[in-house]
Context: one part of a larger RNA
RNA sequence: GAGUAGCGAAAGAAGGGUGAGAAACCCUUCCGCCGAAUGACCAAGGGUUCCUGGGCUAGGCUAAUCCGCCCAGGGUAAGUCGGGACCUAAGGCGAGGCCGACAGGCGUAGUCGAUGGACAACGGGUUGAUAUUCCCGUACCCGCUUUGAUUCGCCCAUGACGAGCCCUUGAGUGCUAACCGUCGGAAACCGCUGAGGCCUUCGGGCGGAUGCGGGGACUCACGGGACCCCUCUUGGUAGUAGUCAAGCGAUGGGAUGACGCAGGAAGGUAGUCCAGCCCAGGCGUUGGUUGACCUGGGGUAAGGGUGUAGGGCGAGCUGCAGGCAAAUCCGCAGCUCACGUGCCUGAGACCCGAAGCCGAGCCGAUCGAGGCGAAGUGGAUGAUCCUAUGCUGCCGAGAAAAGUCUCUAGCGAGAAUCACGGCGGCCCGUACCCCAAACCGACUCAGGUGGUCAGGUAGAGAAUACCAAGGCGAUC
Numbered sequence: 001g002a003g004u005a006g007c008g009a010a011a012g013a014a015g016g017g018u019g020a021g022a023a024a025c026c027c028u029u030c031c032g033c034c035g036a037a038u039g040a041c042c043a044a045g046g047g048u049u050c051c052u053g054g055g056c057u058a059g060g061c062u063a064a065u066c067c068g069c070c071c072a073g074g075g076u077a078a079g080u081c082g083g084g085a086c087c088u089a090a091g092g093c094g095a096g097g098c099c100g101a102c103a104g105g106c107g108u109a110g111u112c113g114a115u116g117g118a119c120a121a122c123g124g125g126u127u128g129a130u131a132u133u134c135c136c137g138u139a140c141c142c143g144c145u146u147u148g149a150u151u152c153g154c155c156c157a158u159g160a161c162g163a164g165c166c167c168u169u170g171a172g173u174g175c176u177a178a179c180c181g182u183c184g185g186a187a188a189c190c191g192c193u194g195a196g197g198c199c200u201u202c203g204g205g206c207g208g209a210u211g212c213g214g215g216g217a218c219u220c221a222c223g224g225g226a227c228c229c230c231u232c233u234u235g236g237u238a239g240u241a242g243u244c245a246a247g248c249g250a251u252g253g254g255a256u257g258a259c260g261c262a263g264g265a266a267g268g269u270a271g272u273c274c275a276g277c278c279c280a281g282g283c284g285u286u287g288g289u290u291g292a293c294c295u296g297g298g299g300u301a302a303g304g305g306u307g308u309a310g311g312g313c314g315a316g317c318u319g320c321a322g323g324c325a326a327a328u329c330c331g332c333a334g335c336u337c338a339c340g341u342g343c344c345u346g347a348g349a350c351c352c353g354a355a356g357c358c359g360a361g362c363c364g365a366u367c368g369a370g371g372c373g374a375a376g377u378g379g380a381u382g383a384u385c386c387u388a389u390g391c392u393g394c395c396g397a398g399a400a401a402a403g404u405c406u407c408u409a410g411c412g413a414g415a416a417u418c419a420c421g422g423c424g425g426c427c428c429g430u431a432c433c434c435c436a437a438a439c440c441g442a443c444u445c446a447g448g449u450g451g452u453c454a455g456g457u458a459g460a461g462a463a464u465a466c467c468a469a470g471g472c473g474a475u476c
Stems, first nucleotide, its partner, number of pairs: 012030006031473004039453004045433002049431001050074006059067002079140002081429004086117002091112003097106003121138005141425005147419006159244003166236002170232003174229001179224004184218001189214004197206003247411002252407005260394004266387003271381005277298006283291001299357002303352003310345004314337007322330002358376001361372003395398001439448002455467004
């Protein structure tokens, strides 16, 4: 500079209380604001800010008796909620492996990884602070198990099917061995023939080509050929060995799980509204009001049972070379019978749950404590919720694995089912804020932050206006 700018969107007033001190703290009565939020509940993030008692140096844009501040103490209770002891996606890591001076990179089997799949609890009450966690009531799931019932099996008995090695009988226009027969047939060798050539006393002689016949190497070929061998067969071995087993059951096979977007209609429910009906209270500070008057209320879960509106679906038998082994499963082929009296799924309603709980109000308490408890119906409307991952349409053609069901491989002497019971059920989170003064923005910052719930009147509406429940009056 300067006691200047500013004190960060916004309604407060009065009375009472506490206190040294009150515009701001507490209580009451009015007034005002939000109300698809300025209400309620989660995820992320924060981490004690939660509650009680005490405090007022500092923080709080002023004051403060107050506080998300300071001090002390307390508070988060789970088989079922969320996560793990289950599964996998993108992606990560990665035994071996491949690559690379090293460092390291990639990647198989695997192993992690939710934002997805699978999976059993609801209503009420309770604390200063937690509750689907504690308590009450009523359930459900998994594992082990007592008792009882029913059933099946092993054992015993019985029954069905049912071998082989080996011995033996017979058959074969099956096989080949020794051997026999037949055909072809090189060479040596033997016999006959005796060309050209040479010699000659012209009589002939030497010589041996060629051809013919014999010979017979070639484990030659063909045919035949055993009581061996091969194939079939009779009888024996022997109705012997063995098989046919309840139940459990894959880390293997198969199915399901299993999926897009859009659209409209239907059946319901939550909710809401009305009531002259039911219940409780009231009868007027001022004329009327015992009435078709006024005010308020008119609930109840999971689970169990029933199986409706709606939606979907072929069933049986035979055969087979496919599904890395097997299969009664799946697949393929054929045949027969069938379009819904069948099977699966499936909201809601109804009954039980509930002689319970809740419940307007009344009584009691205010130093603190609770108790009693009525009616609990009818009609209308009606969802973005449920049936429904349905149905129909369309093209851009819309995860995987676990789980579940089934099939065998395998295990197997006891096992399965039902009922009433008993016992057990681990680890982590759980306070509080969460469109915000507690998160991200240096701040108690007009900014940012994913999901769920969705009352009334008017309205097409989650717009808008005014209200409810509930919450605030924003620190001069």
Molecule: large-subunit ribosomal RNA, domain III
Organism: Acidimicrobiales bacterium